[in-house]
The RNA shown here (transfer RNA) has 72 nucleotides and comes from a Christensenellaceae bacterium. Its mean pLDDT, the model's own confidence on a scale to 100, is 81. It matches the Rfam family "tRNA".
RNA sequence: UCUCCGGUAGCUCAGCGGUGGAGCACUCGGCUGUUAACCGAUAGGUCACUGGUUCAAAUCCAGUCCGGAGAG
Numbered sequence: 001u002c003u004c005c006g007g008u009a010g011c012u013c014a015g016c017g018g019u020g021g022a023g024c025a026c027u028c029g030g031c032u033g034u035u036a037a038c039c040g041a042u043a044g045g046u047c048a049c050u051g052g053u054u055c056a057a058a059u060c061c062a063g064u065c066c067g068g069a070g071a072g
Stems, first nucleotide, its partner, number of pairs: 001071007010024004018055001027041004048064005
């Protein structure tokens, strides 16, 4: 320098252009001698950034940044 993959909740990851989710963790409650386990509930998001397409973008397109793999 080039090619490919990835960036979504604190962590690990889903998400066919039409209301942003799950598991774990945190918090609260239930259960009990207590803790753990188990059960229930709440909260938590500038979908990396900028622009474009569209009635509508996490999703499609272009560029930028960051991480990973490969080639030279």